[in-house]
């Protein structure tokens, strides 16, 4: 990449302007050397005349009269065309072709000589035409307009066709007539153009100053033409904040896409209008060019060269390389529309008409139609029943449109020119020529194409995206935070509708879809149509230029406004109406429209100008007080500190506590005195004063404003206010003073895990004065100035009026301030609310997501610190306001709980059990993990169990359904094995039906596959089941009402409760689930009924043993009683709550069952049920041994004790609740004993387990490791079981450890409780210090809620919502990213000054050359050379603007779990 081009084309044409003139071929003649004729007046080449300034293409430059619009030229041009004039007489002399030489490779070129014109040059003439001069007369804002007169000046060319009337020679011709064409002069029209002008026409102000021919004049050049357009002299002006100069980027319109519009992005296709043709400078020629296929120069580039030189310019059509996501054929015709030339035929025309290529696009069309359920087969799913693909297909019957075959076959053609008539015109002519009409032939690239007709066949023709929400469309499968999707939210860590695949589906369809880009949606830059208290956003205040807005009234007057009219707004495009291709797309006529701009007339209401008069706005002027308003001198007294004397003695000072400090050299403390510096207590208030900052002890002078109250004056004199000017707390900087007390920075003592902090002792700067900078605050009412208007209630300051009073008050009204509270409005809400954030005007400032960043570059101002203006890149989906509900809090306020405290009595130390961690091992089977895992599943591992390890075994399996064969079933042996299992032998012949063969049932055993099994895996995929918070008072819903909503209310609030318990209030009224209650057991009693229970009286006996009673006791049915019922007092005449009284029991009696909504992904797939995986000769099953009992070690729950309230011997009492048939077992005998033997009772108020133990009474130990403790170890037995070796209880003898009351910590428990003492059960063959039950004895203390735990209720802050086990800052480390700074390198870009100075106008030419003309040898004219003025490229020393890069640096932004600390959010622990 406006990048560079091979190669072919793309502008020529005229013989009716000239002049010259071939050849090939064929012919004929030949003397064979060769000549003639046709080819031909033809090709080529030239002179000459026209075109070549159109048409084609690009869009690099250009922010500009380039373009657009209206206008202007009284400042101008114009070839061809075109109405109308007026002319074309008469003469000269070259030069090209050509020809002869001659230089060079070429391209070209030079000398010689010849010759024509419509080429070139004089002369004649000219009405119009220039150019002076006089000048009526028209117009105009202005004359260079002008009729008429004078004078000077300037033109031309012939050609063709045709005739003989005139003229010439005369047959015919022609220099003659004629007709056309063409020439000259001068002018009209049409089209086209050149200048000039108002409007309108991108960003950056981090571009603010700029300009010297610049602005204007005057003479002269120059130009078709006005002008600094150029030049000489004068003047010193012009342009800019309504953006000037410079930077960036850009062709401009008509239109185009987009929007409802305004608007916003845009300038392909087609049309207008610029501009540019390799880049840069230049002219020529022409009517027109500074010329795209023209010329000269310079440079860059490529090509030829014989090295001395030459060519070139596709941003014309094709087409080639390169670039690049990416864009076509080196095709046909001039048939048609249109250009150029020519009288014409006609010739050229890559314009143009057509064709090719590419679903680029718009628009039509097919790709089949109708019938067709056994809903096929397949595929997918499935709950296994089906569904769904699906009338889909298949089949049955048709249609024939694109494609194919074959055959017909248009329109686009009218011209001009010829040929044949006719009529006019011209002219002597009936010729010629020229107009018009009529008619005849003939002309088509596209193309055998559009169309039509036959023919044959559903035959050849469907794809892409998507299916989690926005957003239509759903399911299985495979992967398992992997692969991967993803516009935005997000999706994937084993059940994905979000990945991949498939089955279905949904959308569009020859398309689909991605990606880019614009607009819309987004009123998300708001003119239409936003905002500024807290969500971004009012300048810190003021003055005030410029600009913008500006009371009343009158007349004017038309700029702006309004109306009509009228010119323009190119076509094409858009829109409506018809029309033509089958339809549409397209396309042809007609309307309309173009919202703008010009011109002409009218309106005068508003705005504006000018003028006149008013006072309500300002503003002055007089009286009054009111004030911490300023600024300057003077003054004052209390305190602190300090220094002198005195008194006095040991502490003083400081803190949570300390210490570091001061003190015996005499502190602190008290008294007298002295110095100094700083701020002024009470008054002091929601108050005052000022523009804000800000002002507070008295007086005195300067002076700023504001009020109130009065008459006057001035007459709109005002508001706001971009730059600009002032003034501005505090910290800070300069110079110089001051300096008591605070006190940064530092030092020291505490603190602390550190503590550069919070605290304590010290203590410089500073704080204070003068003079100066400096210019920011949370300079907040986070709220810009004025002005109007809209309900009030109240306080206050100031000052007036009124009533009243003796008078001070009170009370009624007014103006200006400064509060509070509210009405309407407003507001997202919170609020605001006449001092408005509420209606409305004017003005000014600001704001447009968060972080980068108020940074960094530039550039103003600063001594410096820094201020002020003020960005990108990158990075995220959010930051953020307000308000709600929840949790939190070293936030507040009430309550409750063995929560603390008060008590008692343990743990924690010993030894042992046991459980767990950890280790070990072939395995030590798995779960459970703060409270809520740990004597927990496990209410009983010696085999079993048993899930765990070795080893041996089986595979339709140990058990379960179906199906085939055989056999009833079953019972007892034996052999091998460690056993499971193998192998053998014996016995046994049921039952129901039969048709008398047989069949069936249930059982065995074989066999087949379909199934079984799995204590494997997910408890985070569930079901049940459970723990917890907690038996804590909560937790909710209708309806109703409030609020934009979330949600509030209710449920809050005054009491009260063990309780959201009940009660009054109350925008709430009800409900529900949860508290209570209602059951169960236990405390009195009543009734009932006595057996196995009891025994008062009777009898009776060793004994309630027995009669015999059922009164007691009790058993177990039903009752009854308590409910704040009653009494005083409190208390809201409430709930209630303290005291009493009767009661067996009194304020839920006491215990126990019963656990809201809901947390904890708590916990269990190994209780059992379950989806999904995952194993199927093995993760499934039998089996035998082992192991779950191991052991440096830690911890947990418990046992025992340590002893005298004890231990140990003897004796003597007194329970409740329970268990028992494979059982509980008496008496009674034995054994030191567990125990054995024995077998009476008893399926149990009757019999047994069963002895209760503490206690009591008596001896006896005397404080010791003991006559406490009782582990351990030994021998020796029981006892249960197939077996007690790993590994089981007991029992005797014998040993007799640790331990003398337990550090830090910490647990339970408020009454029949805790302590403490036995008894009993499940489980179990056996195995209890565990667990569940029972009863025996019986305390102590609570003053109270300050604390700790935990919970409840209101409120409160909050950046938290995985809800504080929360969020969340910094450095630091290490990686990635962009960016600033950097000595410095290196590019573009413009630019001051100089220097060189091509080619060319233009000047100047004293030198050279020289047909045409003259009054001729002499001129006048031409032409060159040389110089000059300007000036491209090039250059030198320098600026200035931007880019790239660049050791090093600087800070910023991302990143998963990095390291320090914890600065912030709760009073965040020092707000």
């Nucleotide at each position: 990449a406006a990048u560079a081009c091979a190669u072919g084309c793309a502008a020529g044409u005229c013989g009716a302007a000239c002049g010259a003139g071939a050849a090939a071929g064929u012919u004929c003649c030949u003397u064979c050397g060769g000549g003639g004729g046709c080819g031909a007046g033809u090709a080529c080449a030239g002179u000459g005349g026209c075109g070549c300034a159109c048409g084609g293409g690009u869009g690099a430059g250009u922010a500009a009269c380039a373009c657009g619009u209206a206008g202007g030229u009284g400042a101008c041009c114009u070839a061809u065309c075109u109405a109308a004039c007026a002319g074309u007489g008469g003469g000269g002399g070259a030069c090209a072709a050509c020809a002869g030489g001659g230089a060079g490779a070429a391209a070209u070129u030079c000398c010689u000589g010849c010759u024509a014109a419509u080429a070139c040059c004089g002369c004649a003439u000219a009405c119009g035409c220039u150019g002076a001069g006089u000048a009526a007369c028209u117009u105009u804002g202005a004359a260079a307009g002008g009729a008429a007169c004078u004078c000077a000046g300037g033109a031309a060319a012939g050609a063709u066709g045709g005739c003989c009337u005139c003229u010439g020679c005369u047959u015919g011709c022609a220099a003659g007539c004629u007709a056309u064409c063409g020439c000259u002069g001068a002018a009209u029209g049409c089209a086209g153009g050149g200048c000039c002008u108002g409007c309108g026409u991108a960003c950056c102000a981090u571009u603010a100053g700029u300009u010297u021919g610049u602005u204007g004049g005057u003479g002269g050049g120059g130009u078709a033409a006005c002008g600094g357009c150029c030049u000489a002299c004068c003047a010193a002006g012009g342009c800019a904040g309504u953006g000037a100069u410079g930077g960036u980027u850009a062709g401009c319109u008509g239109g185009u896409c987009u929007g409802a519009g305004a608007g916003g992005a845009u300038g392909a296709u087609c049309a207008g209008c610029c501009a540019c043709a390799c880049u840069g400078g230049a002219a020529c020629u022409g009517a027109g060019a500074c010329a795209c296929g023209g010329u000269c120069c310079a440079g860059a580039c490529u090509c030829c060269u014989a090295c001395g030189g030459g060519a070139g310019g596709c941003a014309g059509c094709a087409g080639u390389a390169g670039g690049g996501a990416a864009u076509a054929u080196u095709g046909c015709g001039c048939a048609a529309u249109g250009g150029g030339g020519g009288a014409a035929a006609c010739c050229c025309u890559g314009a143009c008409g057509c064709a090719g290529c590419a679903a680029u696009g718009c628009c039509g069309c097919a790709u089949g139609a109708g019938c067709g359920a056994g809903g096929a087969a397949g595929g997918c799913c499935u709950u296994c029943g089906g569904g769904u693909u699906g009338u889909a297909a298949a089949g049955c019957u048709c249609u024939g449109u694109c494609a194919g075959a074959g055959g017909g076959g248009a329109a686009a053609a009218a011209u001009u020119g010829g040929g044949g008539a006719a009529a006019g015109g011209u002219u002597a002519a009936u010729a010629c020529c020229c107009u018009u009409u009529c008619u005849c032939a003939g002309u088509g690239a596209u193309g055998g194409u559009a169309c039509c007709c036959u023919c044959a066949g559903a035959g050849g023709a469907a794809g892409c995206a998507c299916c989690g929400g926005c957003u239509a469309a759903c399911u299985u499968c495979g992967c398992g935070c992997c692969a991967g999707c993803a516009g935005c939210c997000g999706c994937g860590g084993u059940a994905a509708g979000a990945c991949g695949a498939a089955g279905g589906g949904u959308g569009c369809a020859a398309g689909c879809g991605u990606u880019g880009u614009u607009c819309g949606g987004a009123u998300u830059u708001a003119u239409u149509g936003g905002g500024c208290g807290u969500a971004a956003a009012g300048c810190g205040c003021g003055c005030g230029c410029a600009g913008g807005c500006g009371g009343a009234u009158g007349a004017g007057u038309a700029a702006g406004u309004c109306a009509g009219g009228u010119g323009u707004g190119a076509a094409a495009u858009c829109u409506c109406g018809g029309g033509g291709c089958u339809c549409a797309a397209c396309u042809c006529c007609g309307a309309a429209a173009c919202u703008g701009c010009g011109c002409c007339u009218g309106a005068a209401a508003c705005u504006g100008c000018a003028c006149a008069u008013c006072u309500a706005g300002a503003a002055u002027c007089c009286u009054a007080g009111a004030g911490g308003g300023g600024g300057a001198a003077g003054g004052g007294g209390a305190a602190u500190u300090u220094c002198g004397c005195a008194u006095g003695u040991a502490g003083g000072g400081g803190u949570a506590a300390a210490a570091u400090c001061c003190g015996u050299a005499g502190a602190u403390a008290u008294g007298c005195g002295a110095a100094g510096g700083a701020a002024c207590a009470c008054c002091a208030g929601a108050g005052g004063c000022g523009a804000a900052g800000g002002c507070g002890c008295c007086u005195u002078c300067c002076u700023g404003g504001a009020u109130a109250g009065g008459u006057a004056u001035u007459g709109a004199c005002g508001c706001u206010g971009a730059g600009g000017c002032g003034c501005g707390a505090a910290a800070g900087c300069g110079u110089g003073g001051g300096g008591a007390g605070c006190a940064a920075a530092c030092a020291g003592g505490a603190u602390u895990a550190g503590a550069u902090a919070c605290u304590c002792u010290g203590g410089u700067a500073g704080u204070c004065c003068a003079c100066g900078c400096g210019g920011u605050a949370a300079a907040c009412g986070a709220u810009g100035a004025g002005c109007a208007c809209u309900a009030g209630a109240u306080g206050u300051a100031g000052u007036g009026g009124g009533u009243a009073u003796u008078g001070a008050c009170c009370c009624c009204u007014g103006c200006u301030g400064c509060g509070u509270c509210g009405u309407a409005g407003c507001u997202a809400a919170c609020g605001c609310g006449u001092u408005a954030a509420g209606u409305g005007c004017u003005c000014c400032g600001c704001c447009u997501g968060g972080g980068g960043a108020g940074u960094a570059c530039g550039g103003u101002c600063g001594c410096a610190a820094g201020a002020c203006u003020a960005a990108a890149a990158c990075u995220c989906a959010a930051a953020g306001g307000a308000a709600u509900u929840g949790a939190c809090g070293g936030g507040g306020g009430c309550c409750c709980g063995c929560a603390c405290a008060a008590g008692c009595g343990g743990u924690g130390g010993a030894u042992u059990a046991u459980g767990u961690g950890g280790u070990u091992c072939a395995a030590u089977u798995c779960g459970a993990a703060g409270c809520a895992a740990c004597g927990c599943g496990a209410a009983c591992a010696a085999c079993c169990u048993u899930a765990c390890c070795u080893g041996g075994g089986c595979u339709u399996g140990a058990a379960a359904u179906c199906c085939c064969g055989c056999g009833a079933a079953g019972u007892c042996g034996c052999u091998a094995g460690a056993g499971a299992u193998a192998g053998u032998g014996a016995u046994g012949u049921g039952c129901u039906c039969u048709u008398c063969g047989g069949a069936g049932a249930a059982c065995g055993c074989g066999g087949u596959g379909a199934c079984a099994g799995g204590c494997g895996c997910u408890g985070c995929a569930u079901g049940g089941c459970u723990g917890u918070c907690g038996u804590c008072a909560g937790c909710u819903c209708g309806u109703g009402u409030u609020g934009u909503g979330a949600a509030a209310u209710g449920u809050u609030g005054g009491g009260u409760u063990a309780a959201g318990u009940c009660u009054c209030g109350c925008a709430a009224c009800g409900a529900g689930c949860g508290c209570a209650a209602c059951c169960c057991c236990u405390a009195u009693u009543c009734c009932u009924a006595g057996u196995u229970g009891c025994c008062a009286g009777c009898a009776u006996u060793a004994a309630g043993u027995u009669g015999g009673g059922c009164a007691c006791u009790u058993u177990a049915g039903g009752g009854a009683g308590a409910c704040u019922g009653u009494c005083g007092g409190g208390g809201u005449u409430a709930a209630c709550c303290c005291g009493g009284a009767g009661g067996a029991a009194g304020g839920u009696g006491g215990g126990g069952g019963u656990g809201a909504c809901g947390u904890c992904a708590a916990g269990u797939c190994c209780u059992c049920a379950u989806g999904g995986c995952c194993c199927u000769u093995a993760u499934g099953u039998c089996c035998a041994g082992g192991g779950c009992u191991a052991c440096a070690c830690a911890c947990g729950u418990a046992a025992u004790a340590c002893a005298a309230u004890g231990g140990u011997c003897a004796g003597u009492a007194c329970a409740g609740a329970g268990g028992g048939a494979u059982g509980c077992g008496a008496a009674c005998c034995u054994g030191u004993g567990a125990g054995g033997g024995g077998g009476a009772g008893c399926a149990a108020a009757u019999c047994u387990c069963a002895a209760a133990a503490a206690a009591c009474u008596g001896g006896u130990c005397u404080c010791a490791g003991u006559c406490c403790g009782g582990a351990u170890u030994g021998g020796a037995g029981u006892c249960u079981g197939c077996a007690a070796c790993u590994c089981g209880a007991c029992u005797c003898c014998a040993u007799g450890a640790a331990g003398u009351u337990g550090g830090a910590a910490u647990c339970g428990c408020u009454a029949g409780u805790a302590a403490u003492c036995g008894c009993g059960g499940a489980u179990c063959a056996g195995c209890a210090u565990g667990c569940c039950g029972c009863g025996g004895u019986g305390a102590a203390u609570a003053c109270g809620u300050u604390c700790c735990c935990g919970g409840g209720c209101c409120u409160u802050g909050u950046a938290c919502a995985c809800a504080c086990c929360g969020c969340c800052c910094g450095u630091c480390a290490c990686a990635c990213c962009a960016u600033g700074g950097g000595a410095g390198u290196u590019g573009g870009c413009c630019u001051u000054a100089c220097c060189u100075g091509a080619a060319g106008c233009c000047g100047u030419g004293g030198c050279c050359c020289u047909a045409a003309c003259u009054u001729u040898u002499a001129g006048a004219g031409g032409g060159g050379a040389g110089c000059g003025u300007c000036u491209a490229c090039g250059g030198u020393c320098g600026g200035g603007c931007u880019g790239a890069u660049g050791a090093c640096u600087g800070g910023g932004g991302u990143g998963a779990a990095g390291u320090c600390g914890u600065a912030a959010c709760a009073a965040g622990g020092u707000a």

This is a predicted structure of a 1471-nucleotide RNA (small-subunit ribosomal RNA) from a metagenome. The sequence is in RNAcentral, with records from SILVA.